[in-house]
Context: one part of a larger RNA
RNA sequence: UUGGGCUUAAAGGGUGCGUAGGCGGUCAGGCAAGUUGGGUGUGAAAGCCCCUGGCUUAACCAGGGAAUUGCGCCCAAUACUACCCGACUCGAGGGCCAAAGGGGAGAGCGGAACUCCAGGUGUAGCGGUAAAAUGCGUAGAUAUCUGGGGGAACGCCGACGGUGAAGACAGCUCUCUGGGUGGCUCCUGACGCUGAGUGCACGAAAGCUGGGGGAGCAAACAGGAUUAGAUACCCUGGUAGUCCCAGCCCUAAACGAUGGGCACUACGUAGAGACCGGUCCAAUCCGGGCUCUGCCGAAGUAAAAACAUUAAGUGCCCCGCCUGGGGAGUACGGUCGCAAGGCUGAAACUC
Numbered sequence: 001u002u003g004g005g006c007u008u009a010a011a012g013g014g015u016g017c018g019u020a021g022g023c024g025g026u027c028a029g030g031c032a033a034g035u036u037g038g039g040u041g042u043g044a045a046a047g048c049c050c051c052u053g054g055c056u057u058a059a060c061c062a063g064g065g066a067a068u069u070g071c072g073c074c075c076a077a078u079a080c081u082a083c084c085c086g087a088c089u090c091g092a093g094g095g096c097c098a099a100a101g102g103g104g105a106g107a108g109c110g111g112a113a114c115u116c117c118a119g120g121u122g123u124a125g126c127g128g129u130a131a132a133a134u135g136c137g138u139a140g141a142u143a144u145c146u147g148g149g150g151g152a153a154c155g156c157c158g159a160c161g162g163u164g165a166a167g168a169c170a171g172c173u174c175u176c177u178g179g180g181u182g183g184c185u186c187c188u189g190a191c192g193c194u195g196a197g198u199g200c201a202c203g204a205a206a207g208c209u210g211g212g213g214g215a216g217c218a219a220a221c222a223g224g225a226u227u228a229g230a231u232a233c234c235c236u237g238g239u240a241g242u243c244c245c246a247g248c249c250c251u252a253a254a255c256g257a258u259g260g261g262c263a264c265u266a267c268g269u270a271g272a273g274a275c276c277g278g279u280c281c282a283a284u285c286c287g288g289g290c291u292c293u294g295c296c297g298a299a300g301u302a303a304a305a306a307c308a309u310u311a312a313g314u315g316c317c318c319c320g321c322c323u324g325g326g327g328a329g330u331a332c333g334g335u336c337g338c339a340a341g342g343c344u345g346a347a348a349c350u351c
Stems, first nucleotide, its partner, number of pairs: 004322003007305002012319001014202004019197001021194003025088003029084002033081002035077008049065006091191001092188003095184004103177007110154001114150008125136002162169002207248006216242002221237004259318006268295006275288004300307002324351003333344004
């Protein structure tokens, strides 16, 4: 490379927007580039293959054929693809109406708990553990009450629930703002899908730079225990950090370990959202189509576990990735970063 694969065996990019490229709905006409058929020229000879012949045979040699799967030109065909022109509405987008939501950003406000400070009551313990000790306390702690300050997080509701592309998002109110859903079928008329390189943007936690903040918690660190030891697990403390603003970093079991899109393929059951029809309206109940989220299961698939209209089934389009274990996500080079390090990413050797 061919072929085969990527939930768990190696393998889905952390996520989105999007460039090139690849792929692309229905109808009619044109053209004839791809495509198909025919013709013609060329594709040297020798060799290979087939037939026949010449050396007694063979090797060898000679003649003929085939082959040379290709390319050029000419003629023809027009189903499909491309291209040109015209049209369409079911894909896509828009409009109007409606409701849902911890989607995002900023500002303000609230209560519980905690801690600190001041004061009152009050007295000998408190705290902590398997048991203790370190620690705190007669300079009055713990407990309890009142007042004040501070920072962080938002109990119940709460869900097997909702939103977001992912990371993620939860007290309440206001302002600004993104996306999705349903109904009408009014408008545009294929405007679509995917997306290399790269570009751009987002991206938990930890970490970094400058400035602020610091209640609780808590790497490091100190002490007390445990132990043969105990650089741990347990306990008492405790600094970075955790929080805010600005700027970096760009990783993860970034997981559904499952890329995106479209179409098709039994049922049953539950939840969320808006909607339609029936029950006179309403409440309620029944039935129905759509979007999202679960469970269970037929066919089918699968090595099995399992998946099963939210596919891992059946197909098509596009991207990413895999190719024995170790060496190694290392070295070297490049590039990005303040650094930590990230991205890209081998080989020798060895089993």
The part of an RNA shown here (small-subunit ribosomal RNA, central domain) has 351 nucleotides and comes from a metagenome.
The full RNA is in RNAcentral, with records from SILVA.
Rfam family: Bacterial small subunit ribosomal RNA. Rfam links the family to the GO terms ribosome and structural constituent of ribosome.